[in-house]
Molecule: transfer RNA
Organism: Chloroflexota bacterium
RNA sequence: GGGGCCGUCGCCUAGCGGUCUAGGGCGCCAGCCUUUCAAGCUGGAGGUCACGGGUUCGAAUCCCGUCGGCCCUACCA
Numbered sequence: 001g002g003g004g005c006c007g008u009c010g011c012c013u014a015g016c017g018g019u020c021u022a023g024g025g026c027g028c029c030a031g032c033c034u035u036u037c038a039a040g041c042u043g044g045a046g047g048u049c050a051c052g053g054g055u056u057c058g059a060a061u062c063c064c065g066u067c068g069g070c071c072c073u074a075c076c077a
Stems, first nucleotide, its partner, number of pairs: 001073007010026004018057001028044005050066005
């Protein structure tokens, strides 16, 4: 240099055009329970869906570009 895959709450992850006002687990906060802690139960906060543009009535989802990460490969030294 070329090619492929990936980027979603603090972390991990579901999603495969309309069911999304984006869900779940862990963690965090509050309450209940407990002599206390842990466990358990209930509730809550937390997301520019990497960024920009396009297509569409409608985009996390499709297309293009940029950035970042991982992998494969070529060349030079």